[in-house]
RNA sequence: AUACUUUAUGGGCAAAACUACUGAGAAGUAGUGGCGCAAAGCUAUGGGUCUUUAUGAGAUUGCCAGGUUGCAUUU
Numbered sequence: 001a002u003a004c005u006u007u008a009u010g011g012g013c014a015a016a017a018c019u020a021c022u023g024a025g026a027a028g029u030a031g032u033g034g035c036g037c038a039a040a041g042c043u044a045u046g047g048g049u050c051u052u053u054a055u056g057a058g059a060u061u062g063c064c065a066g067g068u069u070g071c072a073u074u075u
Stems, first nucleotide, its partner, number of pairs: 012037002017032006035062001041068003045065003048060005
């Protein structure tokens, strides 16, 4: 540096639901929770889907990809 993820350690994130708050809304934030995830870290770049005050503006990265960053073991 590239590829892979057989095995383990230490851990990480956190679905639905409920509560509070924000928002026109999709939805987001925080707490509880634990469906799941080897990037379920970040990024709205492409596609998809959703909202709307609709020729505009938003949301979704745990929908599919791309970019980029990180931890551990083995080769």